A computed fold for a 355-nucleotide part of an RNA from Phlyctis boliviensis, annotated as large-subunit ribosomal RNA, domain IV.
The coordinates come from a structure-prediction model, not an experiment, and the mean pLDDT is 81.
Its Rfam family is "Bacterial large subunit ribosomal RNA".
The gene name in the source record is rrnL.
The organism belongs to Phlyctis, within Eukaryota.
The RNAcentral record of the full RNA draws on ENA and SILVA.
[in-house]
Context: one part of a larger RNA
RNA sequence: CAAUCAUAAAGGAACUCGGCAAAUUAGCUCAGUAACUUCGGGAGAAGGAGCGCCACCUAUCUUUAUUAAUAUAAAGUAAAAGGGAGGAGGCACAUAAUGGUGUUGUACGACUGUUUAAUUAAAACAAAGCACUCUGCGAAGAAAAUAACUCGAUGUACUGAGUGUGAGCUCUGCCAAAUGCCGGCAGGAUAUAGUAUUUUGCUUAAUUGACUAAUAUAGAUUAGGAUUUGAUAGAAUCCCCGGUCAAUGGCGGUCUUACCUAUGAGGAUCCUAAGGUAGCGGAAUACCCUGGCCGUUAAAUGCGGUCUUGCAUGAAUGAUUUAACGAUACAACAACUGUCUCUAUGAUUGGCUCA
Repeated sequence: CAAUCAUAAAGGAACUCGGCAAAUUAGCUCAGUAACUUCGGGAGAAGGAGCGCCACCUAUCUUUAUUAAUAUAAAGUAAAAGGGAGGAGGCACAUAAUGGUGUUGUACGACUGUUUAAUUAAAACAAAGCACUCUGCGAAGAAAAUAACUCGAUGUACUGAGUGUGAGCUCUGCCAAAUGCCGGCAGGAUAUAGUAUUUUGCUUAAUUGACUAAUAUAGAUUAGGAUUUGAUAGAAUCCCCGGUCAAUGGCGGUCUUACCUAUGAGGAUCCUAAGGUAGCGGAAUACCCUGGCCGUUAAAUGCGGUCUUGCAUGAAUGAUUUAACGAUACAACAACUGUCUCUAUGAUUGGCUCA
């Protein structure tokens, strides 16, 4: 010096990002126990008292006496429990070890549960509940392609599969223009595949062949190859018609106005598929901004409450609340303490210096 322990005057979080770490609390018995609540809880709430040893006393039961019957008195039996204003000792009697700190508010998630083996345990995942979609059985579904098996299921729509939301209470507004899905089928436009009749320029083989003295050749015909064009017909497709938002998603602007000012119930106008309803709101969402006000503090970019046109909240991408629960996050209080003011001393182990 380091690690692991122990103790500490006065103060008691002044430390620090933050009470991190440490300390406090702790058992049994007794009485006592708030808001709130889904009436189960909350609750070991909180906050208190007693506790060891010695002595003394007490019951039920059996027998006898007594009595109308209990009561009462005497004797006997075995162990535990209980009682009170008794006593002595110690610094200390739950004597050691083991063994809850408590309270309040807010956010998030209902809860128990699960998770990144070896940096994240959470507000993430799951969850019961809710809703939608598919599925009539050789069911849907289990990647595609080809066939068969297999699971689903020795199940049968109160089944099974998929998706979203996430206990409960109160609720879940408007929009079908767009994308998707479902249904429809009068008309129109087409895809793939195939066919008929044409058509373009080239090429292979054979035949023929004007001009010419002759050979050869231009050209023509027939058959084939590949190629160009392409009428018409034509689908569960597209256009089209209807439905559907707990499908993907979306949910305005300008001007003006009531007896000072302000505000704007109201009016005008443009655009839209419809213009954000109930709620909540500086929020885990608020840029401006450390928003204004109140409380908390001596002092608060914190926390709680309130206001609120919200840069850029909002209803199962769920909204608002909510008892219980949480090794969750934030704030406050009590108690407690070497976290600190401000360090000191001791023990054990290791190191270092010297011998």